[in-house]
This is a predicted structure of a 1407-nucleotide RNA (small-subunit ribosomal RNA) from an uncultured bacterium.
RNA sequence: UAGUGGCGAACGGGUGAGUAACACGUGGGUAACCUACCCUUAAAAGGGGAAUAACUUCGAGAAAUCGGAGAUAAUACCGCAUGAUGCUUCCCAGCAUAAGCUGGGAGGCUAAAGGUCCUGUAAAGGAUUGUUUAAGGAUGGGCCCGCGGCCUAUUAGCUUGUUGGUAGGGUAACGGCCUACCAAGGCUAUGAUGGGUAGCCGGCCUGAGAGGGUGAACGGCCACACUGGGAUUGAGAUACGGCCCAGACUCCUACGGGAGGCAGCAGUGGGGAAUUUUGGACAAUGGGGGAAACCCUGAUCCAGCGACGCCGCGUGAGGGAUGAAGGCCUUCGGGUUGUAAACCUCUGUCAGAGAGGACGAAUUUACUCCGAUUCUAUCGGAGUAGGACGGUACUUUCAGAGGAAGCCACGGCCAACUCCGUGCCAGCAGCCGCGGUAAUACGGAGGUGGCAAGCGUUAUCCGGAUUCAUUGGGCGUAAAGGGCGUGUAGGUGUCCCGAUAAGUUCUCGGUGAAAUCCUCCGACUCAAUCGGAGAACUGCCGAGAAAACUAUCGGGAUUGAGUACAGGAGAGGAAAGUGGAAUUCCUGGUGUAGCGGUGAAAUGCGUAGAUAUCAGGAGGAACACCGAUGGCGAAGGCAACUUUCUGGCCUGAUACUGACACUGAGGCGCGAAAGCUAGGGGAGCAAACAGGAUUAGAUACCCUGGUAGUCCUAGCCGUAAACGAUGCUCACUAGGUGUAGGAGGUUUAUCCCUUCUGUGCCGCAGCUAACGCAUUAAGUGAGCCGCCUGGGGAGUACGACCGCAAGGUUGAAACUCAAAGGAAUUGACGGGGGCCCGCACAAGCGGUGGAGCAUGUGGUUCAAUUCGACGAUACGCGAGGAACCUUACCGGGAUUUGACAUCCCGAUGACAGUCCCGGAAACGGGAUCUCCCUUCGGGGCAUCGGGACAGGUGGUGCAUGGCUGUCGUCAGCUCGUGUCGUGAGAUGUUGGGUUAAGUCCCGCAACGAGCGCAACCCCUAUCCUUAGUUGCCAGCGGAUAAUGCCGGGCACUCUAAGGAAACUGCCUCGGAUAACGGGGAGGAAGGUGGGGAUGACGUCAAGUCCUCAUGCCCUUUAUGUCCCGGGCUACACACGUGCUACAAUGGUCGGUACAGAGGGUUGCUAACCCGCGAGGGGGAGCCAAUCCCAAAAAGCCGGCCUCAGUUCGGAUUGGAGGCUGAAACUCGCCUUCAUGAAGUCGGAAUCGCUAGUAAUGGCGCAUCAGCACGGCGCCGUGAAUACGUUCCCGGGCCUUGUACACACCGCCCGUCACACCAACCGAGUUGGGUGUACCCGAAGUCGUUUUUCUAACUCCGACUUUAUGUCGGAGAGGAGGGUGCCUAAGGUAUGCUUGGUAAGGGGGGUG
Repeated sequence: UAGUGGCGAACGGGUGAGUAACACGUGGGUAACCUACCCUUAAAAGGGGAAUAACUUCGAGAAAUCGGAGAUAAUACCGCAUGAUGCUUCCCAGCAUAAGCUGGGAGGCUAAAGGUCCUGUAAAGGAUUGUUUAAGGAUGGGCCCGCGGCCUAUUAGCUUGUUGGUAGGGUAACGGCCUACCAAGGCUAUGAUGGGUAGCCGGCCUGAGAGGGUGAACGGCCACACUGGGAUUGAGAUACGGCCCAGACUCCUACGGGAGGCAGCAGUGGGGAAUUUUGGACAAUGGGGGAAACCCUGAUCCAGCGACGCCGCGUGAGGGAUGAAGGCCUUCGGGUUGUAAACCUCUGUCAGAGAGGACGAAUUUACUCCGAUUCUAUCGGAGUAGGACGGUACUUUCAGAGGAAGCCACGGCCAACUCCGUGCCAGCAGCCGCGGUAAUACGGAGGUGGCAAGCGUUAUCCGGAUUCAUUGGGCGUAAAGGGCGUGUAGGUGUCCCGAUAAGUUCUCGGUGAAAUCCUCCGACUCAAUCGGAGAACUGCCGAGAAAACUAUCGGGAUUGAGUACAGGAGAGGAAAGUGGAAUUCCUGGUGUAGCGGUGAAAUGCGUAGAUAUCAGGAGGAACACCGAUGGCGAAGGCAACUUUCUGGCCUGAUACUGACACUGAGGCGCGAAAGCUAGGGGAGCAAACAGGAUUAGAUACCCUGGUAGUCCUAGCCGUAAACGAUGCUCACUAGGUGUAGGAGGUUUAUCCCUUCUGUGCCGCAGCUAACGCAUUAAGUGAGCCGCCUGGGGAGUACGACCGCAAGGUUGAAACUCAAAGGAAUUGACGGGGGCCCGCACAAGCGGUGGAGCAUGUGGUUCAAUUCGACGAUACGCGAGGAACCUUACCGGGAUUUGACAUCCCGAUGACAGUCCCGGAAACGGGAUCUCCCUUCGGGGCAUCGGGACAGGUGGUGCAUGGCUGUCGUCAGCUCGUGUCGUGAGAUGUUGGGUUAAGUCCCGCAACGAGCGCAACCCCUAUCCUUAGUUGCCAGCGGAUAAUGCCGGGCACUCUAAGGAAACUGCCUCGGAUAACGGGGAGGAAGGUGGGGAUGACGUCAAGUCCUCAUGCCCUUUAUGUCCCGGGCUACACACGUGCUACAAUGGUCGGUACAGAGGGUUGCUAACCCGCGAGGGGGAGCCAAUCCCAAAAAGCCGGCCUCAGUUCGGAUUGGAGGCUGAAACUCGCCUUCAUGAAGUCGGAAUCGCUAGUAAUGGCGCAUCAGCACGGCGCCGUGAAUACGUUCCCGGGCCUUGUACACACCGCCCGUCACACCAACCGAGUUGGGUGUACCCGAAGUCGUUUUUCUAACUCCGACUUUAUGUCGGAGAGGAGGGUGCCUAAGGUAUGCUUGGUAAGGGGGGUG
């Protein structure tokens, strides 16, 4: 090393496919069992036999492998002997009991193996190990049972070896485990059967717990080993690295045939978001073999890879302010990074280099020595050897802060903020949500916060979630009470006595493996980790005790429940009959033109006689009054009257039964209307339908008709907002007041009190989210049932059951949303209500809208027509005055520290002005002229150059301040304290009156207060006082043609300062005696006298960045600045605001009268003169109660015009002039002559005004050189009307509804169109799983088998060498082959179930 033999290989290691099962867990049973090796005890091991590997040789095959012949050994194999306590049959005794156990007796049966070593010549003996039998132990298993742990009823019935028995077989063992026969059972609503999913547990995660989730690592059990079937061997397997067969797959092949099974350790491929080295060692622990050495061991111990997890450590410590530089921010001062750094002084972990260097090793073992003893063996002692990890841990030396920090976040939740970029883009996002030009939310930066060798994301589980509620929820309106009853199972159940001990409570015992968790102690420097001890494991089982409660059994009771008796009310139900009113129809009479109907009409009916009216008749349906918050019924529901049958209820007083009760899953019955089937009936009404109206339309509302139906009988349907949106029963818990039915008392009455049963309202406690409920509970308790768990999808789909159908019952999911919903609050709104106000309507007057013109706007045009304002609240607005300027726009020409401000540096000494030249001018060039102070350094001032900076009518009014409009001069808007409400909020502020008014009075859980109202202020109306010029002039005087012109006076007017006066003060009436209102007196004025100023909290992101101011952005030889010219003045058109008109209440001509308020020195300008006039000349006076503008006009008187496109109207155009101004061409105003347009009172529509107002007439002023039909003021003349609050508009208060809150210009529904998504149906088609029937049937066990083969044992015969011999035959046993039963895979047929896919179809969701 090959082989024989033994033991092991059934352990260890892997995985979780299957399994819903005694598979697992837990506790029991086994008197129904097995157990190799190990331990203990007792006994034994005698004597024989026949083979066969390796080996040799021959052969077959490509190979795998196989066959023939020959030889041989054993602890391999086989008889024989011996043998009981073992096994078996029978008998006896005791015990237990379902078969049994223990002991005794008799008969039969049954075993073995040697090896090694020592002494010894040998014989023999000894040691050790193995062998056999039996009993016991230990260990490990088998089987059985109680209990426990998933989803689904859209799975309700399942089962034929099925359930049991008898007999037999089989097994280690019980058993239908198997077979035959017999019986007809067994399981199931406490969920059988089926389907889906899943290894189970100790534990692990989470949670306060109860629970929920889970089953990685470690440990226990089970199952599996390519898929399916099968046995063999063995103590043990139906065997991961064994065998046989079938199948799929892979590989080899000479095509004949063979080989294989990593869910062992590494490793490879594939899949995937993703998961390691083809490492070292048996040194330790453990396993197998062996007497041992030793061998084997991808178990294991180590190492490698991976921040995958847990734990520990480091990346330095102390000092250090000029708070450095840089970065970032900035209010430009500074702040921050930040003691951070630098710098100084130290330390030395880790990493690095050098040196030393383990524990883990302990026996056994090996070797050496010593001893008990003598080297047999054995034992004891000492020493040596023996380490994969590993020169690793650890210790020490060296040098030096040196080599060592990231990730996430910073809107809220949630700790942490700024800048820049971007501009609903790019992007973020767990939820809410950020981003549309100032983003703490995107991206970057600085800073900050958090964690840290990690950080963040993703996924999953628990928690929060009392959001499946046992602990610990609900159902009137939020989701949720079954439509109602009856009743089965079930659940629950009155009082007393006794018994039992199942539940219950207590005590004790067993078990609840170890690990884990917890506590304490210990070991690694600490920790993670590990070790020890304890506690715990809330469970199960057994024993004992107790007897209150539940339960069970027995006995009793009467209060729950029921029965009998006497009364009572009732649209309770069913059937039969009867009645009157009304509608319609029919017949007849009277009678004549309409009737009917509506908001108004029409369709319709009617001269063929309607409607109306009278009489008669027919027929169907419904029952006025009574009639009622009345009655009855379980609910639906029930209404004329009578009769019959019948259910329930209430009251009273006694008797009886003796818990008979309550609820009620399924079941059964009833169940409005509509609808259906069949047959009747049909007056009225009336879906559908027809016609007429209405309307934009009107498949409606209204009208005229009208069929099913409504009615009856029989049968279906089984649903309703079937509602009290409130299940049934019992008990308890303040009252008040009606009503229905009884009884009792007092007394009799039209009463009252007590009580029972119904039915309403109000209300306390209590409850409720609130609203509300409240003895008829939604209160407090008990019992039982039903139901709910976000909205939509959807009460849909599929399935099942029911139905004639319509449809009903049961009842999802995908997908989608961040809500849907309840109650209440404040607003807003309403074609809701009440009260009230306003030139809001009405009543009036005058306008606009039509014309021409003026002016503003839109539009268009243009080089430009600068910009803003846009319903009311833009449009004669900013603008209170665009020819240049203004001016912001356009064209062109120039300029760049600038037209303007401040500062710094340098240079110069002027600059400006005047004149000339060029030019359109700005500007440029030239000429002329030309500084001050001084301490002599310089300074002031100016110019030039440079730098800081200026400048911007550029953007954003949605970044802002300020100012303004509007609601609105409307009467409101709030606060403090108190009170009420969980709260939002309410109260106050509402109510009764009253007012112009939240003005005032009264009342009141409110009491007060503030901003608003009013008043205080100004003007005006009367009077007084003071003052008396520039005002005034009564009286006096003077002068004149005349005039306050003069003297004089201040009386009056007036002026301008102060005061008075008006307050519902007085009277009367009404009213609550109040507030206040009506009337009156007096008064200049009367009830806020008239007017003005004055505008609450707020709304409209209202307006304005072009008044001004201002953040940010943009621009900076231009978006700044200067200049010339042009434009803002355009013109098919549309709108707003005005002017002038259309005429006779007028026009025109002439005459004549009366204001107020203003303005005036760069001004107003008189007289006078010229001009028709605008105007010119002129220059007095006046800085103005002095002078001037300045004439007021309408009016009044008189003349003419006579109704017409005019003597209306004045546009337009032509001519001639005037004024201002450098300049009137674009583009001014005025005068005059001429021209003489439209227009004859204005459609729809619309505006203003209530008294000195409207209307009408003129005058003045601001702006301004000039320019006014506009604006702001002034005075003159000077009306009409208001019944009233129904309506339109706006507003105030109270109340009501609301699905609105950007608040009705809100919200929102469905179809259609388009896009996307998921699900359903679908002619089919294609897979998986599975049932049934049949066919075929491998391997294999078992059975069977005439024949084939066969060493050991038995028997017979023959032969010989007489031996335990050889040969032959037979038997037993065995083998092969055949065959039978069973049976895997396969096949055929037919079902069921579950997926994929599909033309097309219908709906759903989102946009």